Molecule: Glycine riboswitch aptamer
Organism: Cytobacillus citreus
RNA sequence: AUGACGGUUGUGGGAGAGUGCAUGAUGACUAGCCACCGAAGGAGCAAGUUCCAUUAAACACCCUUGGAACAAAUCUCUCAGGUAGAGGAACCACAACGGGACG
Numbered sequence: 001a002u003g004a005c006g007g008u009u010g011u012g013g014g015a016g017a018g019u020g021c022a023u024g025a026u027g028a029c030u031a032g033c034c035a036c037c038g039a040a041g042g043a044g045c046a047a048g049u050u051c052c053a054u055u056a057a058a059c060a061c062c063c064u065u066g067g068a069a070c071a072a073a074u075c076u077c078u079c080a081g082g083u084a085g086a087g088g089a090a091c092c093a094c095a096a097c098g099g100g101a102c103g
Stems, first nucleotide, its partner, number of pairs: 007097007018034001020033002035083003041079001042077003048070006
């Protein structure tokens, strides 16, 4: 189930931060130097749950203390990416496709 979650595609919206210095004829761009941003991606963490020990206790559970594993993000990091425009962009809406209760 007159089809949820999540998936793919299309359309629309979509922030932040130097059009920095400097090299090459000049500009963009590339290698370099410095300063920055967080919303592709990636990484880290809380409460809590589980397990082990400790403590307590007639035993077990609970309480105490310690360790390990699992554990979220728009939080944090800034690896990657980005700092005029274009492109991209988490996320939201609509449409189609697929999917089938895993919500």